[in-house]
RNA sequence: GCAGAGUAGGACAGUGUGCGUUAAGUGCCCGGUGAACAGGGAGUUGUCAUCGGGACGAAAAGGUUUCUUGCGGUACACGGUCCGCAUCCCGCUGC
Repeated sequence: GCAGAGUAGGACAGUGUGCGUUAAGUGCCCGGUGAACAGGGAGUUGUCAUCGGGACGAAAAGGUUUCUUGCGGUACACGGUCCGCAUCCCGCUGC
C1' cells in the first nucleotide's frame, strides 16, 4: 500500500404470549432530555429510547359472558435470513 474480519442496531418472514378493536398503539411533523454506535480513541446533520405538543386515522363478525375467528404499517420473547461502525485516527488477520 491492497484485501479482509468483527459490534450496537435495523429490516423481513415464522412461532409463542399479550395489548387494542369503548382506538391505545403504529406511522408523520415540531420541540426537550437521554443513550448506544466493531479491539482502543473521537463522533454527526445519522440511529434508538423517552417526555411534551400538533395533524391524520382504522374491521369487525360469530357466540352470549368472556370464548372463537379476524383485523392493527400493535407490544414483547425466541430462534432464522439479510443488511450493518455516517465519518476520522490507531489496532487485528492475510498478501
This is a predicted structure of a 95-nucleotide RNA (THF (Tetrahydrofolate) riboswitch aptamer) from uncultured Lachnospira sp.
The coordinates come from a structure-prediction model, not an experiment, and the mean pLDDT is 76.
Taxonomically the source falls in Lachnospira (Bacteria, Bacillota, Clostridia, Lachnospiraceae).
Its Rfam family is "THF (Tetrahydrofolate) riboswitch aptamer". Rfam's curators write: Tetrahydrofolate (THF) riboswitch was first reported for Ames et al. as an RNA motif in 5' untranslated (5'-UTR)regions of folate transport and biosynthesis genes in Firmicutes genomes. Rfam 15.1 lists 747 matches to the family in 747 species.
The model forms 82% of the base pairs in the Rfam consensus.